[in-house]
């Protein structure tokens, strides 16, 4: 340099182009307890950025950014 793969809560992962992007864990608050832990309830938290296709995009296309392992 060229081609390929990946990018979603703090973390690990889901989500045929279609209901409000969901779960575990972590965090905060409350209940329980003499205190803590465990357990239970609740809350907040995310689609890398832009443009396009579409009635509808996390999902499809293009460009950029970031990461990864090959190749010359």
């Nucleotide at each position: 340099g060229g081609a390929c793969c990946c990018g979603u809560a703090g973390u690990u992962c889901a989500a045929u182009g279609g209901a409000u992007a969901g779960a575990a864990u972590a965090a905060a608050a409350g209940a329980u307890u003499c205190c803590g832990g465990u357990u239970c309830u609740u809350u907040a938290g995310a689609u890398a950025g832009g443009c396009g296709u579409u009635c509808g995009a996390a999902u499809c296309g293009c460009c950029u950014c970031g990461g990864g392992g090959g190749u010359a």
A computed fold for a 72-nucleotide RNA from a Paludibacteraceae bacterium, annotated as transfer RNA. The coordinates come from a structure-prediction model, not an experiment, and the mean pLDDT is 82. Lineage of the source: Bacteria > Pseudomonadati > Bacteroidota > Bacteroidia > Paludibacteraceae. Rfam family: tRNA. Rfam describes the family as follows. Transfer RNA (tRNA) molecules are approximately 80 nucleotides in length. It is annotated as a transfer RNA. It was read from a public genome assembly.